[in-house]
Parts: sequence; structure tokens; C1' cells
RNA sequence: CUGAAAACAAGGCAAACCCGUCGCGAGGCGGGGACGCAAAGCCACCGGUCCACGGCCUCGUGCCAUGGACAGCGGGGCCGCCAGG
Repeated sequence: CUGAAAACAAGGCAAACCCGUCGCGAGGCGGGGACGCAAAGCCACCGGUCCACGGCCUCGUGCCAUGGACAGCGGGGCCGCCAGG
């Protein structure tokens, strides 16, 4: 000088489930609660999954179209804490 690699520290978020509440529903919000998460912070742009109405039909949990949901499914964008002392 270069490369690899933790640990420590400050903290953060909050699955399932339960209660309340909104919604036709997927699911959202609040409280409790922790399965876990170095982006499990934010964003529906792309794929994916889920819900609903309508239509078609070979009547299948099929196809088409529209609307909605999921950021803790993946990609992408933006922001953020610490870091071989």
C1' cells in the first nucleotide's frame, strides 16, 4: 500500500397470534406480542402473488378486461446508522 473478514457500541423495525376498528374482500390502522430483519426505511416503475366486479365459455376454481391489495416475494429508484480502531 492492497485484499478478505468479524466483533463491539448506539439503537431501529416487528411475523404469527390476540383485542379494537375500517373494508364486499385481499388487506389497512391502533394496542399487545416477537418469528425474524443490516435496510423488514420510503416508493406500485417491472415481474410475481392475492382480492373484487363484469363478461366469455370447453362450466375447470379456466380465459379476457377493469379496479384494488401486498414493499416481510424478487428486481429497480431514493434516503439512512456503524465499520479492522
Molecule: c-di-GMP-I riboswitch aptamer
Organism: Gammaproteobacteria bacterium